[in-house]
This is a predicted structure of a 72-nucleotide RNA (transfer RNA) from a Deltaproteobacteria bacterium. It matches the Rfam family "tRNA". The family's RNA type in Rfam is transfer RNA.

RNA sequence: GGGCGGUUAACUCAGCGGUAGAGUGCCACCUUCACACGGUGGAAGUCACUGGUUCGAAUCCAGUACCGCCCA
Numbered sequence: 001g002g003g004c005g006g007u008u009a010a011c012u013c014a015g016c017g018g019u020a021g022a023g024u025g026c027c028a029c030c031u032u033c034a035c036a037c038g039g040u041g042g043a044a045g046u047c048a049c050u051g052g053u054u055c056g057a058a059u060c061c062a063g064u065a066c067c068g069c070c071c072a
Stems, first nucleotide, its partner, number of pairs: 001071007010024004018055001026042005048064005
């Protein structure tokens, strides 16, 4: 330099045009002599960035950045 895949909550990931979600973690309360486990509720997101298409974009298209694998 070229090809392919990836980037979404603190972490691991789902969602592939029509309200952004799950598990774990975190906070509060209940439970316990206490801790853990368990139960109930809650907070937490510029969907990597820029532009385009569309009535509407996390999702489609182009470019850029970063990560991984392969080729040279």